[in-house]
Context: one part of a larger RNA
RNA sequence: GCCGGCGAGUUAUCGUAUGUUGCGAGGUUAAGGAGUUAAUAUCCGGAGCCGAAGGGAAACCGAGUCUGAAUAGGGCGAAUUAAGUAACAUGGGAUAGACCCGAACCUUGGCGAUCUAACCAUGGUCAGAAUGAAGCGUGGGUGACACUACGUGGAGGUUCGAACCGACUGAUGUUGAAAAAUCAGCGGAUGAACUGUGGUUAGGGGUGAAAUGCCAAUCGAGCCAAGAGCUAGCUGGUUCUCUCCGAAAUGUAUUUAGGUACAGCGUCAGAUUUAUCUUAUGGGAGGUAGAGCACUGGUUUGAUGCGGGCGCAGAAACUGUGUACCAAAUCAUGUCAAACUCCGAAUGCCCAUAAAGUUACUAUCUGGCAGUGAGGCUAUGAGUGAUAAGAUCCAUGGCCAAAAGGGAAACAGCCCAGACCGUCAGUUAAGGUCCCUAAUUAUAUGCUAAGUGAUUAAGGAGGUAAAAUUGCUCUGACAACCAGGAGGUUGGCUUAGAAGCAGCCAUCCCUUGAAAGAGUGCGUAAUAGCUCACUGGUCAAGCGACUUUGCGCCGAAAAUACGACGGGGCUAAGCAUAUAACCGAAACUGCGGCAGGAUAAUUUAUUAUUCUGGGUAGGAGAGCGUUCUGCAGUAGGUUGAAGCUAGACUGAAAAGACUAGUGGACGAGGCAGAAGUGAGAAUGUCGGC
Numbered sequence: 001g002c003c004g005g006c007g008a009g010u011u012a013u014c015g016u017a018u019g020u021u022g023c024g025a026g027g028u029u030a031a032g033g034a035g036u037u038a039a040u041a042u043c044c045g046g047a048g049c050c051g052a053a054g055g056g057a058a059a060c061c062g063a064g065u066c067u068g069a070a071u072a073g074g075g076c077g078a079a080u081u082a083a084g085u086a087a088c089a090u091g092g093g094a095u096a097g098a099c100c101c102g103a104a105c106c107u108u109g110g111c112g113a114u115c116u117a118a119c120c121a122u123g124g125u126c127a128g129a130a131u132g133a134a135g136c137g138u139g140g141g142u143g144a145c146a147c148u149a150c151g152u153g154g155a156g157g158u159u160c161g162a163a164c165c166g167a168c169u170g171a172u173g174u175u176g177a178a179a180a181a182u183c184a185g186c187g188g189a190u191g192a193a194c195u196g197u198g199g200u201u202a203g204g205g206g207u208g209a210a211a212u213g214c215c216a217a218u219c220g221a222g223c224c225a226a227g228a229g230c231u232a233g234c235u236g237g238u239u240c241u242c243u244c245c246g247a248a249a250u251g252u253a254u255u256u257a258g259g260u261a262c263a264g265c266g267u268c269a270g271a272u273u274u275a276u277c278u279u280a281u282g283g284g285a286g287g288u289a290g291a292g293c294a295c296u297g298g299u300u301u302g303a304u305g306c307g308g309g310c311g312c313a314g315a316a317a318c319u320g321u322g323u324a325c326c327a328a329a330u331c332a333u334g335u336c337a338a339a340c341u342c343c344g345a346a347u348g349c350c351c352a353u354a355a356a357g358u359u360a361c362u363a364u365c366u367g368g369c370a371g372u373g374a375g376g377c378u379a380u381g382a383g384u385g386a387u388a389a390g391a392u393c394c395a396u397g398g399c400c401a402a403a404a405g406g407g408a409a410a411c412a413g414c415c416c417a418g419a420c421c422g423u424c425a426g427u428u429a430a431g432g433u434c435c436c437u438a439a440u441u442a443u444a445u446g447c448u449a450a451g452u453g454a455u456u457a458a459g460g461a462g463g464u465a466a467a468a469u470u471g472c473u474c475u476g477a478c479a480a481c482c483a484g485g486a487g488g489u490u491g492g493c494u495u496a497g498a499a500g501c502a503g504c505c506a507u508c509c510c511u512u513g514a515a516a517g518a519g520u521g522c523g524u525a526a527u528a529g530c531u532c533a534c535u536g537g538u539c540a541a542g543c544g545a546c547u548u549u550g551c552g553c554c555g556a557a558a559a560u561a562c563g564a565c566g567g568g569g570c571u572a573a574g575c576a577u578a579u580a581a582c583c584g585a586a587a588c589u590g591c592g593g594c595a596g597g598a599u600a601a602u603u604u605a606u607u608a609u610u611c612u613g614g615g616u617a618g619g620a621g622a623g624c625g626u627u628c629u630g631c632a633g634u635a636g637g638u639u640g641a642a643g644c645u646a647g648a649c650u651g652a653a654a655a656g657a658c659u660a661g662u663g664g665a666c667g668a669g670g671c672a673g674a675a676g677u678g679a680g681a682a683u684g685u686c687g688g689c
Stems, first nucleotide, its partner, number of pairs: 001689006011096004016091008026050003032044003054061002064076004099237002102234001106227006117201009126191001128160003131156001135152006164188003168185005203219001205215003240623006250263005264372002266369007274360001275362001277357001278355007290343001291341002296337003301332004307326002309323005375400007383392002405416003420593004425589003431583003434568003440580001442579006453570001459554002463551005469545004480538005486511003491505003517532001521530002594613009624678001626675006636666001643662005649656002
């Protein structure tokens, strides 16, 4: 891991609701007892309990009573068409372990120092080698010491290194040879050394050269048993079927925030019976969007200029005067506001009336039973944030949650659409119709040349198409080509030079002319040279400027080439507008069938009509199967029971038959009753492989 078995809402007592049954203004016995039986049956037993009357704290009074001074008022009652009580069954609650498994802990009493920590008593062990302290001896030395040389000597938590004790490094090992080892190196090795035997200290206690270490592979409090099925607002698990309805992830409160209470939303029963909902009409409240500046504030420019600054005059003044300074207030002008409003919608909300629907299983009330109280995305309106977030927090819708089907390549929340079942029938939605791939290589008119389509901005551009305004033009435009483009003059100034062209000044200079600037650019040291404006000629028909719009272009960089149309590929099979057809879903329809509700009819369990049947938590209903018990010594059964195996049978499902084989003695089915009553999950449990 798989297979098989086992494996979780039980039982008792007491309230409560519903159902059934008995009796009924009453209902009922408990303990106990009697006799009897197949029996737990039957009979007796009225103690007690509930109900038939309430009010008051009570005394007490009583259809009233309490409060009160009250005959007042008020509270609770009666006035009722009145119903209870006992048992059983079911739902749910309380008390008990209370659906099952699961702690870490806490307490009590014991057992442990054969491991290990420390200590006590008594024993044992440490190859060999090295170093050479004190002391002593002899010599030298001194006045005597000191000192010194050589010997001798054999000290030391001394040195090297086995046994022994340890454990610094690496490798191996890691379902090991081993629940800590092996191998190669390593540290101590006469000491605070190591070690044998016996003994002492015990769990909030010991022992500890101190690591919360160690106290028997267990230590921030040992182990064993008991309290104990501790408790677990937590996690996991909780076993057959079908039918009807179907949520919530919100509010308030909470030592509360992943829990709970009440409310909201679900379901079932009863009552009311349209009270609800939609639309229309009429009436009403309001201060949002927008807008505005009349208020409160912010704010642009101008005018006037209170007041101030600065200057001047003055000996000074509460003086005079000036001002390209600041500037109140007012006026004009242009604006801004969630906490501004002279104004002011649309929706929404409230009331009334009317109409249609009446199964909308709508609304309201009473009672039984819940679940939910982590929500998510999307659209719109706001806040927070950065007008960031698959962010966060509200409001109003939708969807998912609890919703399958079609589309969006794939894709809970987007678009279409809500799956009772069957059908090799039809019509459509969103979206599509060249191939993958069902359906037009459809029609008409344009646009795009970028593979734009099939990723983005500021910004940039004689891309291209369309529209508008305006200028020039056969008295010849625009472009091209040919020719001219001159003289006074090198204008004046400046300057080394400045001659159209470094710079400054003037610029309507004048002349000749068809035209030609005191010069548009290149150029020179300065000249020179080239060129332009301007003019003539050749040619011959359109040529410029500016604005708006459609579709394109650049801007455009990401990590393994194509990897940002789903692919092929497409110049339409792209984009825009219009038209016709087709495809396309579990939508709608046809045909057949099942179930539920309502209404009607009757033959009262059927028929007809009509509507409905996605579904998690959850509520309600109806069933299937298992074991045992009663009827029951059932029917049946060695001419073959149960069980097992196989099979193309039946039923809407759980399931149930039949046949054959196997098996070898029991045993269906029916009507009732009672439960150790259904397995795929619990790191379930036991067994097998």

Predicted 3D model of a 689-nucleotide part of an RNA (large-subunit ribosomal RNA, domain II) from a Candidatus Gastranaerophilales bacterium. The organism belongs to Candidatus Gastranaerophilales, within Bacteria. Its Rfam family is "Bacterial large subunit ribosomal RNA". It was read from a public genome assembly.